Predicted 3D model of a 119-nucleotide RNA (SAM riboswitch aptamer (S box leader)) from Nocardioides flavescens.
[in-house]
RNA sequence: CGCUCAUCCAGAGGGACUGAGGGAACGGCCCUGCGAAGUCCCGGCAACCGCCACGCCGACCACGGCGCGGAAAGGUGCCAAUUCCGCCCGGACCGAGAGUCGGCCCGGGAAGAUGAGGG
Numbered sequence: 001c002g003c004u005c006a007u008c009c010a011g012a013g014g015g016a017c018u019g020a021g022g023g024a025a026c027g028g029c030c031c032u033g034c035g036a037a038g039u040c041c042c043g044g045c046a047a048c049c050g051c052c053a054c055g056c057c058g059a060c061c062a063c064g065g066c067g068c069g070g071a072a073a074g075g076u077g078c079c080a081a082u083u084c085c086g087c088c089c090g091g092a093c094c095g096a097g098a099g100u101c102g103g104c105c106c107g108g109g110a111a112g113a114u115g116a117g118g119g
Stems, first nucleotide, its partner, number of pairs: 001119001003117006013042005021031003026086003043079003048075002051070002054067005083111001087109005093103004
């Protein structure tokens, strides 16, 4: 860098240094000198991997796959707003009303983020 799979309406912030941006991109709307981003320290959330227990399957052990539960000392991740909102396709409903607009919801897709795997 691109590929596959899973998840994304829950949850969790203080300090030091520094000093103007940040929320992916674009638009909107927000956050921000009552201190943005970044770096460091401490803390926390969560439970993807790993770990532990159990069940089923591969005839048994080992090992692996799937499922369920547990802990949080390991590897990541995360700690404003649903991924802050939107975009495309299909559909239900509501309100205007004239072949359209607005609102709201459902399903799918795109884009993105994180993890795991493999290239």